[in-house]
């Protein structure tokens, strides 16, 4: 060079048919406890890699870039 896959919260990962962005784990705050671990609760926490198309409507569908991984040469 050329094909394929992946990119969604801090990390790990879902979202079934194009219609409302979620879940463990963390993390902040509150109850519980003398206190610390721990347990319940609740909250904060995203340009869904970027641009751009199509559509009433795009994490999802076309096309260009861009970072990893892979595989052919």
């Nucleotide at each position: 060079g050329g094909g394929g896959c992946u990119g969604u919260a801090g990390c790990u990962c879902a979202a079934u048919a194009g219609g409302g962005a979620g879940a463990g784990c963390g993390u902040u705050u509150g109850a519980c406890u003398g206190g610390c671990a721990g347990u319940c609760a609740a909250a904060a926490g995203g340009u869904c890699g970027g641009g751009g198309g199509u559509u009433c409507g795009a994490a999802u569908c076309c096309c260009c870039c861009c970072a990893g991984c892979u595989c052919c040469a």
Molecule: transfer RNA
Organism: Chloroflexota bacterium